[in-house]
RNA sequence: UCAUGGCUCAGAACGAACGCUGGCGGCAGGCCUAACACAUGCAAGUCGAGCGAACCUUUCGGGGUUAGCGGCGGACGGGUGAGUAACGCGGUGGAGAACGUGCUCCUGCGGGUGCGGAACAACCGCUGGAAACGGCGGCCAAUACCGCAUGAUCCUCUUCGGUAGAGAUAUCGGGCAGGCAAAGAUUUAUCGCCCUGAGAUCGGCCCGCGUUGGAUUAGCUAGUUGGCGGGGUAAUGGCCUACCAAGGCUACGAUCCAUAUCUGGUUUGAUAGGAUGAUCAGCCGCACUGGGACUGAGACACGGCCCACACUCCUACAGGAGGCAGCAGUGGGCAAUCUUAAACAAUGGGCGCAAGCCUGAUCUAGCCGUGCCGCGUGAGCGAUGAACGCCUUAGGGUUGUAAAGCUCUUUCACCGGUGAAGAUAAUGACGGUAGCCGGAGAAGAAGCCCCGGCUAACUCCGUGCCAGCACCCGCGGUAUAUACGGAGGGGGCUAGCGUUGUUCGGAAUUACUGGGCGUAAAGCGCACGUAUGCGGAUUGUUAAGUCGGGAGUGAAAUCCCGGGGCUCAACCCCGGAACUGCCUUCUAUACUGGCAGUCUACAGGUCAAGAGAGGUGAGUGGAAUUCCGAGUGUAGAGGUGAAAUUCGUAGAUAUUCGGAGGAACAGCAGUGGCGAAGGCGGCUCACUGGCUCGAUACUGACGUUGAGGUGCGAAAGCGUGGGGAGCAAACAGGAUUAGAUUCGCUGGUAGUCCACAUCGUAAACGAUGAGUGCUAGUCGUCGGGGGGCAUGCCCUUCGGUGACGCAGUUAACGCGUUAAGCACUCCUCAUGGGGAGUACGGCCGCAAGGUUAAAACUCAAAGGAAUUGACGGGGGUCCGCACAAGCGGUGGAGCAUGUGGUUUAAUUCGAAGCAACGCGCAGAACCUUACCAUCCCUUGACAUUUCCAACGCGGGCUCUGGAGACAGAGCCCUUCAGUUCGGCUGGUUGGGAGACAGGUGGUGCAUGUCUGUCGUCAGCUCGUGUCGUGAGAUGUUGGGUUAAGUCCCGCAACGAGCGCAACCCUCGCCCUUAGUUGCCAGCAGUUCGGAUGGGACACUCUAGGGGAACCGCCGGUGAUAAGCCGGAGGAAGGUGGGGAUGACGUCAAGUCCUCAUGGCCCUUACGGGAUGGGCUACACACGUGAUACAAUGGCGGUGACAAUGGGUUAAUCUCCAAAAGCCGUGUCAUUUCGGAUUGUCGCCUGCAACUCGGCGGCAUGAAGGUGGAAUCGAUAGUAAUCGCGUAACAGCAUGACGCGGUGAAUACGUUCCCGGGCCUUGUACACACCGCCCGUCUCACCAUGGGAGUUGGGUUUAUCCGAAGACGGUGCGCCGACCUCUUACGAGGGGGCAGCCGGCCGCGGUAAGCUCAGUGACUGGGGUGAAGUC
Repeated sequence: UCAUGGCUCAGAACGAACGCUGGCGGCAGGCCUAACACAUGCAAGUCGAGCGAACCUUUCGGGGUUAGCGGCGGACGGGUGAGUAACGCGGUGGAGAACGUGCUCCUGCGGGUGCGGAACAACCGCUGGAAACGGCGGCCAAUACCGCAUGAUCCUCUUCGGUAGAGAUAUCGGGCAGGCAAAGAUUUAUCGCCCUGAGAUCGGCCCGCGUUGGAUUAGCUAGUUGGCGGGGUAAUGGCCUACCAAGGCUACGAUCCAUAUCUGGUUUGAUAGGAUGAUCAGCCGCACUGGGACUGAGACACGGCCCACACUCCUACAGGAGGCAGCAGUGGGCAAUCUUAAACAAUGGGCGCAAGCCUGAUCUAGCCGUGCCGCGUGAGCGAUGAACGCCUUAGGGUUGUAAAGCUCUUUCACCGGUGAAGAUAAUGACGGUAGCCGGAGAAGAAGCCCCGGCUAACUCCGUGCCAGCACCCGCGGUAUAUACGGAGGGGGCUAGCGUUGUUCGGAAUUACUGGGCGUAAAGCGCACGUAUGCGGAUUGUUAAGUCGGGAGUGAAAUCCCGGGGCUCAACCCCGGAACUGCCUUCUAUACUGGCAGUCUACAGGUCAAGAGAGGUGAGUGGAAUUCCGAGUGUAGAGGUGAAAUUCGUAGAUAUUCGGAGGAACAGCAGUGGCGAAGGCGGCUCACUGGCUCGAUACUGACGUUGAGGUGCGAAAGCGUGGGGAGCAAACAGGAUUAGAUUCGCUGGUAGUCCACAUCGUAAACGAUGAGUGCUAGUCGUCGGGGGGCAUGCCCUUCGGUGACGCAGUUAACGCGUUAAGCACUCCUCAUGGGGAGUACGGCCGCAAGGUUAAAACUCAAAGGAAUUGACGGGGGUCCGCACAAGCGGUGGAGCAUGUGGUUUAAUUCGAAGCAACGCGCAGAACCUUACCAUCCCUUGACAUUUCCAACGCGGGCUCUGGAGACAGAGCCCUUCAGUUCGGCUGGUUGGGAGACAGGUGGUGCAUGUCUGUCGUCAGCUCGUGUCGUGAGAUGUUGGGUUAAGUCCCGCAACGAGCGCAACCCUCGCCCUUAGUUGCCAGCAGUUCGGAUGGGACACUCUAGGGGAACCGCCGGUGAUAAGCCGGAGGAAGGUGGGGAUGACGUCAAGUCCUCAUGGCCCUUACGGGAUGGGCUACACACGUGAUACAAUGGCGGUGACAAUGGGUUAAUCUCCAAAAGCCGUGUCAUUUCGGAUUGUCGCCUGCAACUCGGCGGCAUGAAGGUGGAAUCGAUAGUAAUCGCGUAACAGCAUGACGCGGUGAAUACGUUCCCGGGCCUUGUACACACCGCCCGUCUCACCAUGGGAGUUGGGUUUAUCCGAAGACGGUGCGCCGACCUCUUACGAGGGGGCAGCCGGCCGCGGUAAGCUCAGUGACUGGGGUGAAGUC
């Protein structure tokens, strides 16, 4: 950089909450949590035209009130969502040949309403109880209850006929038998009652389809599945029961667990889809929790009943009462959700003939910015661009037409008046409301968030990795934060604005629409094969899919479109469309499917050939290792980087012969062969699997894939039994090493081998699933076939195996007929990194372990391919005193000097690997000087400005006090300039005042300048073009060559720039010009010194100019190039030597103490002056030097030739003597070496040599005898050696910078060390290897697994107990109607009731499991953090 991939944001929405703020109105909404508990009031009554009675009233006609009996309604309306994964719901269709239906309606103008009887409340009496509430006896009425009669087309049963049907059976018509009704009231209009029928309405039941997650829930089920008989119900049905059978459900997910009312819709989205199920509407479930029935048309009943538990309340302790998930309201919970309001005026509901009564349904009002919508907070003019504020480059800019000011308006709010619709007669809670009219006055009405990027909007101050911010990336470590806090300014929205939470979107990051799996996460190790999916050609048929038309349905509301009504809008009303669906019917028949037939190209078969380490078993062969025996033979062998352990004189190693045993099969051998994969290699035999080619007259789609399943499956491991030569985990020893559980060595056991079992995993890889078809080629190779001839070649075909490559593809790398191309079919798998292939659970295993497989928590990335650099104890190539070769040093000694350290009042500061350390310092006694101690000054030692005074500048000297600065006194010399003629200007001194001066104070990590370094290395780039999705590449690479990216050639590059080179200076040769101070060849001349004359200065030299060198010439080589090698000539030969010259950049390199400079700091001091001290200290360590250790030397003598440079000018004078060399002497000695140290005496400079200078004389005479590890310099006039000069300087050099004299050795070469250039390669590095990074341990925190246990929930099985209740039995107790008997009393029957019994059943108990959650000493790993440790 591209791609992959996650994280995050911008949008919309909300029953929201929180923070800041708050003018008005309309419309909506308002316990999402505790289906937690509830004080108080209200939420379901009504009917006197059903009945009696009591009471009140009366105009005596009557009227009214009501407890009770009776009727209807309390199954509607209202609330809530706990339960329910279900025919619960949804849409839709079906069935009912298995149903019911009060009130209402009549569509039937259907029929009937006769005769009797006995009670129970109320009431009266007695009586129990605290209360709630009863008990006993007596009386009376009904539209309450009972009997009889009548009764069709009603019910039960039976029979005949018609129709329908396959039949069961249904329906219509007729007949026999049996059975069942009723109620009255009244104002005389009517309202009721009974039977029956058909509808309507509403409901019950059943079925097809759809309806959350989990397989770490795989098997579930005994009334279970079905049948027959019976019971039960309105009705079907194991709904229940007896018997019989053994079924039923399930991988298309049963059972179990978890979660959840469902829908119209709502929200988001382009759609598809996702999420959701508040308000409104439909269904369902529930009513303190659990069970149960009664009544009724309808309930197993929210404001009914019975029972049980829990809870609350009352109580006289015997006993009772209660159920806000109705409306308000209270407590509690919570981040959080309203008034104990008004009215039945409207709409609806219940009752009633009606008037009417009731109605927390409803309609209204109240509270709340909770949401949506609308309006306002003023409008126009107004520049001196006012002022404040803020910024500033000090000019100005901005706030900003904003304000002020002038001229207007009055929406909303406010005040006064009027005043609706909602009602088609009466009735208006809202409400004196909406609206309308009038009035006053700009008056009463603006905030919130943001301003680094995403994302619209920028500056200053404060802070200084603090305080804080932050969705993500990230910001904050001092001049300077557009990111924190404040301010000014700006941006956005606006009665709101932000934050938080949730949902969808963006996210094509679950991909149906619409994605993937070679390397990014992802192909099961391989095959066989079940289910499933998909499937060749052709004909006919069918019409399931598919296409088209029609019918039905898809509630209303919502969304959309068009209208309309509130002034608009939100909102409301009307109409349309739509509701993408389901069902049904008709048509079409290409395709898919079903059925039937045919075919041969898939696939299979048959025949004839072929290749092969395919498999299994048995046998067999030689080489080698080891061991054993014997022989020869002697001191070592073996092993390694080097050694040692080890073996060997008891004879090893070596060598010869013989033998034993096990394992493996050299060469052939090949990107050759075979196999599904794992894998397979001496030879022979037997058995056996697959493949290929050729022929074919056979079968006829038989195929493919493959969830589960089954089999095979390297090595290691495990079990049993063998075997064991070599090798070799573990282990031992010896080495290596800082250590060395590692590598290398010597040994060595399991194992490796065989048989039978087991394991089931590997980078089991082509990191590439299987199958089929299509899409350029070229070159190899293996096995067959065909053809041609020139018989060893060519052409062709099928199958395998390789290399390259077109199209295409890919993020790129690459793949490319053996696809990763183009398509189809099927299967597996992945969805950010870590946690983790881990825990728990299941399955498998003897074990080891395997398989299946999470979560909490944590991070903002992890990962792929390619690019440019950097790096590599990678490669290639080249260079350099880089190594090597040679010479001389340093490191050892004492000394000099710098640094560190230490010390000190101070030992000023800086420099820190190379690239700090004889560096800044070209020179610290004072000064310098910045440091320390002490003493002084405070507008200051210095600059500008201003005021006052004085004066003319200035210089020198003396004295007093003092350490001095300073203070004071005195003397001497000298004495202004300009001028407009004005103390006008400039100047000096003193005094005062502020502005200011001053700072070698901090920051070189804020900077400029300058410098070091890589490196005088050969590199660094650009324009255009081309290539690449892109970063980038190309050029600049390659072949040569060079000191060089120097040049040549080639090349998708062509050119250009900065560097290289050259141009500059100097040295070397020549010429020329000029000859003084230089020179002296020739001529004179000489004191012998170019001293002198002179010189057509010739030479040397001086200093100006020019020439000369270019691979130019010749030969060779090279490519006919560049160049290289050799030669000639030449003073010089291949850049002639040296210097100056330093590309793009690197090191936040050095310098704020050269100078300059920003911001910070000090301001009677961090400034200024002075004296003294310090920078010179001294246990020690390091760097750089000079001197030595000696005879190539010391000393003495002798001795010529220099150069640079300095001295004010001077080639004249001077510094100036050169030193080495030569001669002599001492003769190996701590010396005639060496000179440190010390004593003493002098000299010099200077105010001053004590701290603290230099030199000299005499004396003293230390260490040191060539220096460990290590390390430095230099390639020729160089090293080495020798002296000389200069700067700064009063004085001080062993330092620095220069100068000349004498004057070497060596370079085979590039393996290695160091540094560097180019190309290439790897990379997990990019702050770039001084990089990155792994694990243990320690500490803190977090979540999690195991854990003796322990606590709680859920559920199952077995069993005990058995309330209420219905059912069954019994019913000797009790009972009105009816029947029989009886004159009567009464008795019996029929029918019931209580009681009792039985099974069923709730709560509860016991026992045993299963499951979920909490907790648990201790313990395991994991994650995060911090500059820790190894």

RNAcentral holds the sequence, with entries from Greengenes. A computed fold for a 1430-nucleotide RNA from an uncultured bacterium, annotated as small-subunit ribosomal RNA. It matches the Rfam family "Bacterial small subunit ribosomal RNA". Model confidence (mean pLDDT): 83 of 100.